[in-house]
Context: one part of a larger RNA
């Protein structure tokens, strides 16, 4: 100088505390360990692995596993020798493909080039190993207040000092003091988005005109400006304000730590396979199931469920695409067929709210499982989609120990978009909007951080 302590002090975080909804009980879903498998591909593993890479495993993907095949090679580039030759396309045979034989049509100056085939070479390939050989990118400490330089100036030195000390701050924020003066990266400020006004503009918005609402561009708008307490700085109460003392959100992540995580996004040393560790194909597996765990998802009812009617968003998305409206069907859907390349047409709400019924019961709760039937999507739905109708109705009466998450338009409840995608195992994820609380004016304890000091036999 660190780091530590069940040393001290001053201080912060939904860290506790209060105060709501939960997880742990039960069914399913999804991930993982385990065990089974020809094979159950690989990775990640306390916070910070486990709806995590996967924002799409039926072939594909796919890296795994049998089994059929191929080797100059699915693909890149360079040499060489031979080749009128097709390569692709149709067909036909074999064949699970893949591929392999054989054959047509079609074009010719038949000879050059391009192309292509055979053979040979140099070399292509590898999700094979090593994230302790890297790059790059990311997780975590952490939006944590820090974290270092230049001169000076103090030590022999390592290093100290500035960055300590007195107050305030969300902040090493800012003020005072001070052998220190100043300066860098971090804080804040500049950038989105959202709250109130102003002007402009106006299509596809709104409407009979105006104005308004919308859309979107550009100002303005709050600076402790102003009034009282307060030695400075800062603070604490108030006025007006749509907002106050960083209005709310984001995006922005310092020097470094975990030899923290990827060599299976990518890129790379090195090693290491090469008639195979390359590379096609089928056809299984990644979907096993006696258990453990983790994240969600419905639910255990009567602020509830079911049936009638009735109403109000926002984000976004849409031409092999969204589908209005009509008819068929109980229904998924299906057969017409309008608008739309979209502020124009379309996907487009549910909780709610009014009538009704249920009567407390494992039920008119719950919805798993299983039995039939049927719809779509795709070359194909056995393994192993998805959805509809019939019927079956299974555990479950609020969950032990411990445990999470949230401080306001926030939990919580509810529905609605989007990527991905032929379809989907979508209860995930990413966003978005409806309805809208209950509690902390404490900091003793628990976790995690800061700052200063103090102990040390640690580095």
């Nucleotide at each position: 100088u660190g780091a530590c302590g069940g040393g001290g002090g001053c201080c912060c975080g939904c860290a506790c505390a209060a105060g709501c909804a939960g997880c742990g009980g039960a069914g399913c879903g999804u991930g993982c360990g385990g065990u089974u498998u020809a094979a159950u591909u690989c990775g990640a593993c306390g916070c910070a692995a486990c709806g995590c890479g996967c924002a799409g495993a039926a072939c594909c993907u796919u890296a795994c596993c049998a089994g059929g095949c191929c080797u100059u090679g699915a693909c890149a580039u360079g040499c060489c020798g031979c080749u009128g030759c097709g390569a692709g396309c149709g067909c036909a045979c074999g064949g699970a493909a893949a591929c392999g034989u054989g054959u047509g049509a079609c074009c010719u100056u038949c000879g050059a080039g391009g192309g292509g085939g055979c053979g040979g070479c140099a070399c292509a390939g590898g999700u094979g190993c090593u994230g302790c050989a890297u790059g790059g990118c990311u997780g975590u400490c952490g939006u944590c207040a820090g974290c270092u330089c230049g001169u000076g100036c103090c030590g022999u030195g390592a290093g100290g000092u500035g960055u300590u000390g007195g107050g305030u701050u969300a902040a090493g924020u800012c003020c005072c003091g001070c052998a220190a003066c100043g300066a860098g990266c971090g804080c804040a400020a500049c950038c989105c988005c959202u709250g109130c006004g102003g002007c402009c503009a106006g299509u596809u918005a709104g409407a009979g005109c105006g104005u308004c609402a919308c859309u979107g561009g550009c100002c303005g708008g709050a600076c402790c400006g102003c009034c009282g307490c307060c030695g400075c700085a800062a603070g604490c109460g108030g006025a007006g304000g749509a907002a106050g003392g960083c209005g709310g959100g984001g995006a922005u992540g310092a020097c470094g730590u975990c030899a923290a995580g990827u060599c299976c996004g990518c890129a790379u040393g090195g090693c290491c396979c090469u008639g195979a560790c390359g590379g096609c194909c089928u056809g299984g597996g990644c979907g096993a199931c006696a258990c453990g765990c983790a994240c969600g998802c419905u639910a255990c009812a009567a602020u509830g469920g079911c049936c009638g009617g009735g109403a109000c968003a926002g984000c976004g998305g849409g031409c092999g695409g969204c589908c209005a409206c009509g008819c068929c069907g109980c229904g998924a859907g299906g057969c017409g067929g309008c608008g739309c390349c979209a502020a124009u047409c379309c996907c487009c709400a549910a909780a709610c709210c009014c009538g009704g019924c249920c009567c407390c019961a494992g039920u008119u709760c719950g919805g798993a499982u299983c039995g039939g039937g049927g719809g779509c999507u795709g070359c194909a739905a056995c393994c192993c989609g998805c959805c509809c109708c019939c019927g079956u109705g299974a555990a479950g009466g609020c969950g032990g120990a411990g445990u999470u998450g949230c401080u306001a338009g926030u939990a919580a409840c509810c529905g609605c978009g989007g990527g991905u995608c032929a379809g989907c195992c979508a209860u995930a994820c990413c966003g978005c909007g409806g309805u809208g609380a209950a509690u902390c004016u404490g900091u003793u304890c628990c976790c995690g951080g800061g700052c200063c000091u103090u102990g040390u036999a640690c580095a």
Molecule: small-subunit ribosomal RNA, 3' major domain
Organism: Chloroflexia bacterium